Predicted 3D model of a 676-nucleotide part of an RNA (large-subunit ribosomal RNA, domain II) from a Candidatus Aenigmatarchaeota archaeon. The RNAcentral record of the full RNA draws on ENA. Lineage of the source: Archaea > Nanobdellati > Candidatus Aenigmatarchaeota. The prediction has a mean pLDDT of 83. Its Rfam family is "Archaeal large subunit ribosomal RNA". Gene Ontology terms of the family: structural constituent of ribosome and ribosome. For this family Rfam cites "Crystal structure of the ribosome at 5.5 A resolution" (Yusupov et al., Science, 2001).
Context: one part of a larger RNA
Parts: sequence; C1' cells; structure tokens
RNA sequence: GGCAGGGAGUAUAUUUUAUCGGCUAGGCGAAAGCCGUAGCGAAAGCGAGUCUGAAAGGGCGUUAGUCGAUGGGAUAUGACCCGAAACCAGAUGAUCUAAGCCUGGGCAAGUUGAAGGGCCGCGAAAGCGGCCUCGAGGACUGUUAGCGGUUAUGGUCCAAACCUUUCGCGUGACCUGGGUUUAGGGGUGAAAAGCCAAGCGAAUCUGGUAAUAGCUGGUUCCUCCCGAAAUGCAUCUAAGUGCAGCCUCGCUUUUGGUAGUUAAUGGGGUAGAGCACUGAUUGGAUAGUUAAGGAGGGAAACUUCCGCCUAUUCUGUCAAACUCCGAAUCCAUUGACACGCAAGCGGGAGUGAGGGCAGCGGAGUAAUUCUGUUGUCCGAGAGUGGAACAACACAGACCAGAGUUAAGGUCCCAAAAUAUUGACUAAGUGUUAACGAAUGUAGUUUUGAACUUUAGACAGUGGGGAUGUAGGCUUAGAAGCAGCCAUCAUUUAAACAACGCGUAAUAGCGGACCUAUCGAAGUUCAGAGCGCUGAAAAUGGACGGGGCUAAGUCGAUUACCGAGACUUUGGAGGCGCGAGAAAAUUUAUUUUCUCGUGUCUGGUAGGGAGGCGUGCUGUUAGGGCAGAAGUGCGUUCGUAAGAGCGUGUGGACCUUGCAGCAAUGAAAAUCCUGCC
Repeated sequence: GGCAGGGAGUAUAUUUUAUCGGCUAGGCGAAAGCCGUAGCGAAAGCGAGUCUGAAAGGGCGUUAGUCGAUGGGAUAUGACCCGAAACCAGAUGAUCUAAGCCUGGGCAAGUUGAAGGGCCGCGAAAGCGGCCUCGAGGACUGUUAGCGGUUAUGGUCCAAACCUUUCGCGUGACCUGGGUUUAGGGGUGAAAAGCCAAGCGAAUCUGGUAAUAGCUGGUUCCUCCCGAAAUGCAUCUAAGUGCAGCCUCGCUUUUGGUAGUUAAUGGGGUAGAGCACUGAUUGGAUAGUUAAGGAGGGAAACUUCCGCCUAUUCUGUCAAACUCCGAAUCCAUUGACACGCAAGCGGGAGUGAGGGCAGCGGAGUAAUUCUGUUGUCCGAGAGUGGAACAACACAGACCAGAGUUAAGGUCCCAAAAUAUUGACUAAGUGUUAACGAAUGUAGUUUUGAACUUUAGACAGUGGGGAUGUAGGCUUAGAAGCAGCCAUCAUUUAAACAACGCGUAAUAGCGGACCUAUCGAAGUUCAGAGCGCUGAAAAUGGACGGGGCUAAGUCGAUUACCGAGACUUUGGAGGCGCGAGAAAAUUUAUUUUCUCGUGUCUGGUAGGGAGGCGUGCUGUUAGGGCAGAAGUGCGUUCGUAAGAGCGUGUGGACCUUGCAGCAAUGAAAAUCCUGCC
C1' cells in the first nucleotide's frame, strides 16, 4: 500500500413539547403522597377576583387534567467516537550513567635533566661559577597496554552512535575489576539544566481515569418538500456562548400583505449648476485713507508717483462641513389595476471567520489593501462563452427525444461566411473586455478658415540690389554690420543710412526688395482618424496556436453556427382546483385511488415527509436432499435504497404477511486487527 472484518447520537433519572391511548373534576400509586379543580398580594388578608392608586387607569387571574407509550429537545452523568501536553497518589529503579566510600589490578620504549650531593676554582665571609653525580615533573615523544572522539562535513547499516583515515591523553585531578551508598521537586553534577536503564526543564510503572479539550479529524441506506447565515447587542469576549435577526415544521386567525403598473397629493437639498451669502481666487478701472518701504522734486516744511489697505464696478475661476437655484431616481399617503400573502402561538435548527463585481463614499503613494453603503452574484449554482480561470458575459439544470436562439463566433486546429459593401492602416500596428503617459512627428487620410494666383502665384534658375555717403558722433581705425544718435533725400522696375556671414579697417559673400525665365496651382492657421517615437528584467515564448496585409481597424447589411435558456412531444413527483369511485366512521366529514387542468420541482448548514435493507422475538402462512442458505454468470422489474427469475456451484436449512425489539447499513477518522 491493497483486501477482508471491526468501527461513532446510546442508557438511566428528571423535565418540556407533539402525536396516540386509558380514565376524567379528577388522574396515578401498595402507601406516604404527587399533579389538577382559584387566584391576587411582600404580608395581614380578600376572593372570580385581587394588588397598586386619591381617582382614572394598569399588572396578574377568571376550570381540563392526569397516567402511560412513541417521536423531537433540555439537564445530570464518559453522554456521538478517537486524540493531548499535563496534575495528584502509591510503588519500582544507581546491572546504563553521576558522585562518594571499601578492597584489588594496570601503565613497551625513549627523551629532558629541577632540588640535593661530590670535586675544583674564586672569595675575609655570605656566596658565585665550572665539571661530575643524582633523577624531580597534573614535564616531552610514543597505534606499549589503556582511555578519548578532532578531521574526512569519508563509508552508509554489522550498529536505534558502527567501520576506516587522521587526531588528543597516555605517572595522573590517570585508567580499570569487584563490593557498597545517595531516589523523583528528590539524587548526583570541575555546571552542559548534564546524568539518574536507548527520548529527563522534573524517571518509570500502576491507580485517580473513559482527566479535561470553546481545538483538529471522523460520523455508515434511498427518494421527495422547503431552505439559511456570515448581521445587531452583550460577554476575561473576539476560533466560544446568550438574546434578537434570517430557515423549517405544526396549530390558530383570515386579506390585515407586496420588490409590479398607473394617477394624484405631499417630502427632500443629492447630481448638476451658480457665486446671491460664507470662505478661497485672476487681471483691469475709479474713488478714498496712508504707517513702514521704493522712486522723483525741493534748502526745508512738504509734495508727486508707485506700493499697501478699503469700497464700488468690469472681468476670469473654485468648495464635504457655501447655496440665489435644482433634477432623474427615491420615500410617505390615497385611488384603480395586478399578484396572493401576512400575522400570532408552539416544536426543531443552523449561522454569528465571509468574499467578488458594479454605483456612490472614507483611509491610503499604492495593493488580490483597509473601512462603509445600495444592488447583485459566489458562498450553497450545474450548463454555454471568456485558451485555461468561485463570483466577467449569457443563462437558473425534474427525466428523455426533436427543433430555435442568447452571450460569443463563422481561414485551419474547431461547429458555422476565405460573405457583401464603403473607408482607413504598412506599423505584423493589430488579430486582447481588461487598452503604457507627457513630449515630438512634412507617415498618411480627412474637415474647416484665411490669403496669393494667367494683370503669371509658390519653389527653382539668370540678372539687378544704386547715388548723396565712408550719414553724424565716437575711435588708432568704425566705410550698412564694436558702440551712441538720427534713420532723411535722390535716381528708380527695385534696392534697408541695412537681416546674417566676413575684414585690423576696407574688400568680399548672401538676405530683404525688383525684374526676366517658367506656366498652375500655392501658402498659413486650427482641428479630426489611423499610425510612428517615447518603450528597460532577469531559463526560451507567445494574438490560445498555426498563421494572417486581412483572417487587422472603423461603419453598413444579410445568412449561418452556437447552451441543460426558449418552443414542442412523451413521462415522473409536489402543491392547488374540478369530476368520479371505494372505504371508514363521528352521517357530513376524512382517507385512498383514477381522470382532467393549472403551477412548481439547482441547492451547502439545516428543518420536515415517505420508504429500502439487516439481526432477533411473537404470531401467521409456506418452501427444502426431486437440492435450503451462500456464491459465479446471464436476464427482468423499480426514480432509488433494492427486488425477482434462469443456469452453474454448493450440500442443509430458509422464508411470506402483520406486529414488536435493536450492539441495524461504511470510503475516508496519519482509524483498529488480520492476511497478502
């Protein structure tokens, strides 16, 4: 891991509620007695009333119970099952290990050479030096034995700590045999909370004990009806719980209801807009006051202008906490239409971690962010589309058949147009619902306006572009072109006292301006469409892919494809209505069945209803060696749980109907046991 078997809402007591049954102002019990037949008040007490109150009024009350069975709940017990770490008590452990004590054992070989001693030398002495001797040391080397366990971050199972290499200690606080002592909040500890029999921040075993767990996991057959909540308040409360809200079932009452349409009458201050108030705010004009400040005049006093402030007026712009205004939606009441609910009481819950999107808000640089509100969806919702994709688009799945559409699509993958028509794009832009900005753009298409133009435009090319004069001043020089002032006149088709380059200054080259040539459009401004630029991320890479110049983009049109939606045919079930039949009794009701018709039938938590199957018991009726149960295969029936039949195997028990009782249904629990 597989398979098989086992495996979880039970029992008792009390209580509440529903249904059924017995008796009934009583019921039950052996009895004491319990519940009920009268309540109200704190009480005295009064009594169908009573209490409060001055009263009005108000609170509670003004006769159906009781016993039992079954089902649902609650409480106490292990209380649906499994699961702690812990806590307490009593025992058992020092054959491992820690430390101590008693008694024994062990340490090749080599090196070094302390103190002390001897001799010699020096010295007055103390003493110093040399040589020799000696043999100290938690001394040295060391695979002696023995002890340890550094490195390979080696091997990788002989081993729940081993093997190899390398390494440390190896006369000592050394190693070691045997014996013995210390025990669990205790020991022992050269101290690491180490060790105390392979896991010690409190050993092990047994008991309390089925500890407790607001936490995790699991909780076993079918079908049908309805179907939530993730909110409010409170909580040593935030993973829980109580009450309310929302779900379900029963009873009672009966239109008291509504997200719909329409009309009328009211409400309001949002969106928008506006500046009339409050506040912010652009520029100008006029008037006024004038402190500081700036500029000018004046000898000064002082004065003029600017500026500041205020007011008026014109002009330009803003506001959640501004409003002279002011919608659409919305809300209330009433009338009509439409639909048919709604409330009270009682039984049972679950929920009380929510989330996405759209609109409107708040916080935040922002976020698959946080926090509100209205709606909707996911949650608890399948199907189709979106490549894939809880909540995006379409659309709410009773079962089966046929057709038609929705969103979205129609070149191939891949169902359906290589459809029609008019434009645009040349960037593979794009082929993405989810879109990368400012900026720049004579890329291209297009709209509008103004102007020039056969009296010849625009561009190109040829020519002219002069004279007074080198204007005056300045200057070394200043000649159109360093700078200052002025900027005239003349000849002209036109030509600046010069727009740029240039020279030391001249010169020179262009420009404006004019003309010739040419021969038909041109110039400028303001937009719009599609593009281009801006444009950088980490494995190689994505329009879903191939690929596409349309199979891209913007318009128009017609077909087709495309879902469980819609239509239609047949069938099943729930609820309502109508008709018929049967049965029961309480004799006018209930139940069941059939037919017709309308409507409904997604569903987690959860509530309710009806069934299938297993074991045993009672009763009833049967089967079986001419083959029971079990079992392989085949087949039939039922919406399903399941039920039959045939045949083989098997070889002795099995079962129907009606009831009753339950250790009654397995895929899950890192479930338990066995086998493989």